[in-house]
RNA sequence: CACUCAUCAAGAGCGGUGGAGGGUAACGGCCCUAUGAAACCGCGGCAACCCCUGAAGCGUUGGGAAGGUGCCAAAUCCGGCAGAGGUCAACUCUGGAAGAUGAGCG
Numbered sequence: 001c002a003c004u005c006a007u008c009a010a011g012a013g014c015g016g017u018g019g020a021g022g023g024u025a026a027c028g029g030c031c032c033u034a035u036g037a038a039a040c041c042g043c044g045g046c047a048a049c050c051c052c053u054g055a056a057g058c059g060u061u062g063g064g065a066a067g068g069u070g071c072c073a074a075a076u077c078c079g080g081c082a083g084a085g086g087u088c089a090a091c092u093c094u095g096g097a098a099g100a101u102g103a104g105c106g
Stems, first nucleotide, its partner, number of pairs: 001106001003104006013043005021032003027079003044072003048069003051064005076098001081095005
């Protein structure tokens, strides 16, 4: 990097440095941000997967947080594509597409 599978409406901070951006393809919205963005550092936390452990009706579920990753504003912040509903408007629901994370494999 590619492919396969699973999950994504829950959860999770404080300090320091820094000094204007950020919200993870790009776009349109809408938010966050000088009451301090990104990034980096320290300590802390959450618990998605691997992992440890218990139960089982064995397609599931409870607990854990030593280790490997990950994560700690807003549903993956919302949307675009398709179908259905609707006062045929707003909007709502479902499914895709795309994205993120983990595990496996090449």